[in-house]
The RNA shown here (c-di-AMP riboswitch aptamer (ydaO/yuaA leader)) has 139 nucleotides and comes from a Fimbriimonadales bacterium. Its Rfam family is "c-di-AMP riboswitch aptamer (ydaO/yuaA leader)". Rfam links the family to the GO terms regulation of gene expression and cyclic-di-AMP binding.
RNA sequence: GCGUCGGAGACGUCUAAUUUCCCUUGACCGGGAAAGCGGGGGACCCAACUCCGGGGCGAAUGGCUACCCACGAGGGUGGCCUAGGGUAACUCUUGGCCCGAGCCCGUCAGCUAACCCCGUAGGCGAAGCGAGAGCCGGA
Numbered sequence: 001g002c003g004u005c006g007g008a009g010a011c012g013u014c015u016a017a018u019u020u021c022c023c024u025u026g027a028c029c030g031g032g033a034a035a036g037c038g039g040g041g042g043a044c045c046c047a048a049c050u051c052c053g054g055g056g057c058g059a060a061u062g063g064c065u066a067c068c069c070a071c072g073a074g075g076g077u078g079g080c081c082u083a084g085g086g087u088a089a090c091u092c093u094u095g096g097c098c099c100g101a102g103c104c105c106g107u108c109a110g111c112u113a114a115c116c117c118c119g120u121a122g123g124c125g126a127a128g129c130g131a132g133a134g135c136c137g138g139a
């Protein structure tokens, strides 16, 4: 000096998932309370339904195809696409790149004022992409 691995901090990013205070500790972790952000339940009116139960969080819906398991319905694995989503102050257009999962309730829930309840996890990055228009901020 280079490469790899691990830890801590900082910066940034997906996301609602951040901040403050109190208790505890050497500190972290842990427990609790608020604020901020997010989600669910819940009238009249309106709307809708009866089958194959139905529903919620989330961008994560749906299609074609190969093989396998099956009498079949169907299911599993893989490939290619796709509704939709992400890409560094914000919005729109555009190009490139990437995601297009998973989990929960348990026969029950449309909208919904008052009211009631719940969450505030986790993951990723030597990368963090570029252009145009508008707009914000600074000098």
Stems, first nucleotide, its partner, number of pairs: 011125004018035006036120006046110001053108001054105004062081008084099004090134006